[in-house]
């Protein structure tokens, strides 16, 4: 110092978390490092601590071990930015609202089937006078309709007379009176939640309607002054939630850099 077989050791590592505590599976930063089985109501240990359980590879070294150096990144802990939410102040300019004013533009709406607008008339509506429907009443026609206190005729029966004859008269029939019913019609008279009615006066805000003149009228948006209050925005401060950013501690993958470190045989 080389070959050669081999053993120590390797063949991911870490944080929170859980746990008496350590380790593994779950979670999560890293990375790029065999295989298969079980594992959170868990699996496996224990006085200071590796994962178990079977199987493989590599194997003293760019792969192990120490020690410096950097560091991605977790946890904690101190301060605390953006933002949110409320509360209190303030408030001139923006929206929100309210008034007024302009009318190029825009949006919609009406308009030559005549709008907006103006102007003449008529209705509706009040009064009076008038016709007229309809209701009711009357008159009229037709019928019904009186036991006796309505007529006419009056069997029987009654009464007066010697007789002849006569009287009065119920009932029956007939026709009528108050009264009932139906009908046509009208010269009557009364009624009103009556009338596309007629004449005239009157009233007239508002709706309805005709007839003339006339071409843009309007409503909102944009703009323009003015007021408004604080309702939103906008400004101060308070609290709150919230957690960037920093510093702190402690842990750390990875990485860089020194340094160590085995046995047996042969050259």
């Nucleotide at each position: 110092c080389c070959g050669u077989g081999c053993u120590a050791g390797g063949c991911g590592g870490g944080g929170a978390g859980c746990u008496a505590g350590g380790g593994g599976u779950g979670c999560c930063c890293u990375g790029a490092a065999c295989c298969g089985g079980a594992a959170a109501u868990c699996c496996c240990c224990u006085u200071c601590a590796u994962g178990c359980c079977g199987g493989g590879c590599c194997g003293a070294a760019c792969u192990c071990c120490c020690g410096c150096c950097u560091g991605c990144g977790a946890u904690c802990g101190c301060c605390g930015a953006a933002g949110c939410u409320u509360c209190g102040g303030g408030g001139a300019a923006g929206c929100a609202c309210c008034g007024g004013g302009a009318u190029a533009c825009c949006c919609g709406g009406c308009g030559a089937c005549g709008a907006c607008g103006g102007u003449c008339g008529g209705g509706u509506c009040c009064u009076g006078c008038g016709c007229g429907a309809c209701g009711g009443c009357g008159c009229c026609c037709u019928g019904c309709g009186a036991a006796c206190c309505g007529a006419g005729u009056c069997a029987g029966g009654u009464c007066c007379g010697g007789g002849a004859g006569g009287a009065a008269g119920c009932a029956g029939c007939u026709c009528u009176a108050a009264g009932c019913a139906g009908g046509a019609g009208u010269u009557g008279c009364c009624g009103g939640g009556u009338g596309c009615c007629g004449c005239a006066g009157g009233a007239g805000c508002g709706c309805c309607u005709g007839g003339c003149c006339c071409a843009g009228c309007u409503g909102g948006g944009c703009c323009c002054c003015g007021g408004c209050a604080a309702g939103c925005g906008c400004c101060c401060g308070a609290a709150g939630c919230g957690g960037a950013a920093g510093c702190g501690a402690c842990c750390a993958a990875g990485g860089g850099c020194g340094g160590g470190u085995g046995c047996a045989c042969g050259g």

This is a predicted structure of a 267-nucleotide RNA (Bacterial large signal recognition particle RNA) from a Pseudomonadota bacterium. Rfam family: Bacterial large signal recognition particle RNA. Rfam links the family to the GO terms SRP-dependent cotranslational protein targeting to membrane, signal sequence recognition and signal recognition particle, plasma membrane targeting. A reference for the family is Regalia et al. (2002), "Prediction of signal recognition particle RNA genes", Nucleic Acids Res. RNAcentral holds the sequence, with entries from ENA. Lineage of the source: Bacteria > Pseudomonadati > Pseudomonadota.